[in-house]
């Protein structure tokens, strides 16, 4: 340098054109004599950044960033 995958709540991930949800943590009830465990709630996302298509973008095209693999070259 070349080519591939990644990038969405505080973590792990799911959605792939029609105003984004599990599970886990958190925070409140409810049950305990208390704590755990359960059961029920709530709150929490500029969907990496800039463009572009399109009525409409997390979702589709282009740049660029960031982290993962792999190949090359090293005078």
């Nucleotide at each position: 340098g070349c080519c591939g995958g990644c990038u969405u709540g505080g973590c792990g991930c799911a959605g792939c054109g029609g105003u984004a949800g599990c599970g886990c943590a958190a925070c409140g009830c409810u049950c305990u004599u208390g704590u755990a465990a359960a059961g029920c709630g709530u709150a929490g996302g500029u969907c990496g950044u800039c463009g572009g298509u399109u009525c409409g973008a997390u979702c589709c095209c282009g740049a660029c960033a960031g982290c993962c693999g792999g190949c090359u070259c090293c005078a």

Transfer RNA from a Frankiales bacterium, 75 nucleotides, folded computationally. It matches the Rfam family "tRNA". Its family is annotated with triplet codon-amino acid adaptor activity in the Gene Ontology. About the family: Transfer RNA (tRNA) molecules are approximately 80 nucleotides in length. Rfam classes the family as a transfer RNA. The prediction has a mean pLDDT of 81.